[in-house]
RNA sequence: GUUUGUCUUCAGGGCAGGGUGUAAUUCCCGACCGGCGGUGAUAGUCCGCGACACGUGAGUAAUCACGCUGAACUGGUGUAAUUCCAGUACCGACAGUAAAGUCUGGUAUGUAGAAGAUUAAA
Numbered sequence: 001g002u003u004u005g006u007c008u009u010c011a012g013g014g015c016a017g018g019g020u021g022u023a024a025u026u027c028c029c030g031a032c033c034g035g036c037g038g039u040g041a042u043a044g045u046c047c048g049c050g051a052c053a054c055g056u057g058a059g060u061a062a063u064c065a066c067g068c069u070g071a072a073c074u075g076g077u078g079u080a081a082u083u084c085c086a087g088u089a090c091c092g093a094c095a096g097u098a099a100a101g102u103c104u105g106g107u108a109u110g111u112a113g114a115a116g117a118u119u120a121a122a
Stems, first nucleotide, its partner, number of pairs: 002122003005118006017029003031102002033092002035049004044090002054067005072088005094105003
């Protein structure tokens, strides 16, 4: 120094302004937001992961296992970019409520993972 183990900390953002209406941050105009790892070069839309929710199964239950799970093109630069620059698009669980990516709730939760500490072993 590397790997394994243990522990600690951290780990998601967003409707300004206006219209209609008894009522809408939910409709309409418009505004705004973008988790983690990877990728010859920086990614919401490439590859993979996170999944709370939902479905199926097991369990008295807590819970566990498995499944499901959105969306991008064109041009430019360059050795290299579906990642940068320019342009024009698109996407966003469930429950509640005047129909919600942005409000409230499950959630003082969980997780991909990130950083660090440390004993031991190899």
Molecule: FMN riboswitch aptamer (RFN element)
Organism: Lentilactobacillus parafarraginis DSM 18390 = JCM 14109